[in-house]
RNA sequence: AUGAACGCCGCAAGAGAGACCCGGGAAAAAGCCGGGCGCCGAAGGGGCAAGAGCUCGUUUGCAGGCUUGAAACUCUCAGGCUUAAGGAUUGCGGCCGGACGG
Numbered sequence: 001a002u003g004a005a006c007g008c009c010g011c012a013a014g015a016g017a018g019a020c021c022c023g024g025g026a027a028a029a030a031g032c033c034g035g036g037c038g039c040c041g042a043a044g045g046g047g048c049a050a051g052a053g054c055u056c057g058u059u060u061g062c063a064g065g066c067u068u069g070a071a072a073c074u075c076u077c078a079g080g081c082u083u084a085a086g087g088a089u090u091g092c093g094g095c096c097g098g099a100c101g102g
Stems, first nucleotide, its partner, number of pairs: 007095007018037001020036005038081003044077001045075003051068005057062001
């Protein structure tokens, strides 16, 4: 079941942080390459609480140890710091799927 979750596609919305400094190239700027300092959290990734489970000792109780354990919290590896692109998440439409849950 007049079709859940997960996943995928399309449309719309979507924040933060230097148009930083030096050199190269270039008519100039931006993009690009190399170096440097300062920052951001909402691609991805890592970490942690309560709780639960296990374990040794043990009369009972209880400490310790291990496992598991969430995030928009936290880290800043990756990524990002004009526009563009990307972008967690939200809404709408659809595909797949066949029940998370009630």